[in-house]
RNA sequence: GACAAAGGCUCACCUAGGGAAACCUAGGGCCGCAAAGCUACGGGUCCUCGGUUCCUGAAGCGACGGGCUUCCCGCCACUGAGGGUUCCUAAGACCGCCGAGCUGCCGAA
Numbered sequence: 001g002a003c004a005a006a007g008g009c010u011c012a013c014c015u016a017g018g019g020a021a022a023c024c025u026a027g028g029g030c031c032g033c034a035a036a037g038c039u040a041c042g043g044g045u046c047c048u049c050g051g052u053u054c055c056u057g058a059a060g061c062g063a064c065g066g067g068c069u070u071c072c073c074g075c076c077a078c079u080g081a082g083g084g085u086u087c088c089u090a091a092g093a094c095c096g097c098c099g100a101g102c103u104g105c106c107g108a109a
Stems, first nucleotide, its partner, number of pairs: 001106001008033002013028006031096001037102003041099003044094003050088002054084003059079002062076001064074004
């Protein structure tokens, strides 16, 4: 960085698989890309398994009391699935968000 040449990659989307998710892998696909090659180094963006506050609460169990004693009801305490909710952000992800580092084809202006 060329209305060059030879090539390359593959957004969205679809299918299969992995993952809690973001997202990744493979095949198809082809919006686009002079690094849309690689690297999570700096910034930025994304996800939220998990932790945590409070409320509610299926189910279970113990004690006490009552009744018409096969059983049923009331009350107190404990454990606690699930649901709602407050706060934290781990670990993770994105290089086709920007910068940075490294590498690479061609050789016109």
This is a predicted structure of a 109-nucleotide RNA (c-di-GMP-I riboswitch aptamer) from a marine sediment metagenome. Of the family's consensus pairs, 89% are formed in the model. The RNAcentral record of the sequence draws on MGnify. Its mean pLDDT, the model's own confidence on a scale to 100, is 78. It matches the Rfam family "c-di-GMP-I riboswitch aptamer". About the family: GEMM was predicted in a large-scale screen for bacterial structured RNA regulatory elements.